[in-house]
RNA sequence: UCAUCAGGAGUGGCGGAGGGACUGGCCCAAUGAAACCACGGCAACCAUUCGUAACGAAAACGGUGCCAAUUCCAGCGAGGUAACUCGGAAGAUGA
Numbered sequence: 001u002c003a004u005c006a007g008g009a010g011u012g013g014c015g016g017a018g019g020g021a022c023u024g025g026c027c028c029a030a031u032g033a034a035a036c037c038a039c040g041g042c043a044a045c046c047a048u049u050c051g052u053a054a055c056g057a058a059a060a061c062g063g064u065g066c067c068a069a070u071u072c073c074a075g076c077g078a079g080g081u082a083a084c085u086c087g088g089a090a091g092a093u094g095a
Stems, first nucleotide, its partner, number of pairs: 001095005010039004018028003022075004040067003045063002048058004071090001076087004
């Protein structure tokens, strides 16, 4: 810089109090948080294969990622009496 973020997918071990980026809220957690390990799974960005290319399709061995809640919600702006809707910022992931 570009693309995506309303879907999807967890058990055991170890560990001991924290975690959900930040702030506020609201949640999760001793019926055991984070971190780490093992195995399992989801997805399909890269890579691979096919179709000339844009692009589309297939498969899931490899490189990443992910597996409470929409990126948990809001944080700024616009519209609206309001409920709410839309856009943005920030963040995350990939290239």